[in-house]
């Protein structure tokens, strides 16, 4: 310098136009003599960023930064 792939909750991930979710971790609250483990609940997101189409974008289009593979 070209190409392609990730980028979503602490974390690991799905969601591929029509109210953003699971696990797991955090916190309460049951149960226990006590931790564990089991139940119940509850906080936590500007969807990596900035424009665009669209009545509506995590999803579609351009750009643009991160991290990773390739080629030259």
């Nucleotide at each position: 310098g070209c190409g392609g792939g990730c980028g979503u909750a602490g974390u690991u991930c799905a969601g591929c136009g029509g109210u953003a979710g699971a696990a797991u971790g955090u916190c309460u609250c049951g149960u226990u003599g006590c931790c564990a483990a089991c139940g119940a609940g509850a906080a936590g997101g500007u969807c990596g960023u900035g424009g665009g189409u669209u009545c509506a974008a995590a999803u579609c289009c351009c750009a643009u930064c991160g991290c990773c593979c390739g080629c030259u």
This is a predicted structure of a 72-nucleotide RNA (transfer RNA) from Elusimicrobia bacterium RIFOXYA2_FULL_47_53. Rfam family: tRNA. Rfam classes the family as a transfer RNA. The prediction has a mean pLDDT of 83. It was read from a public genome assembly.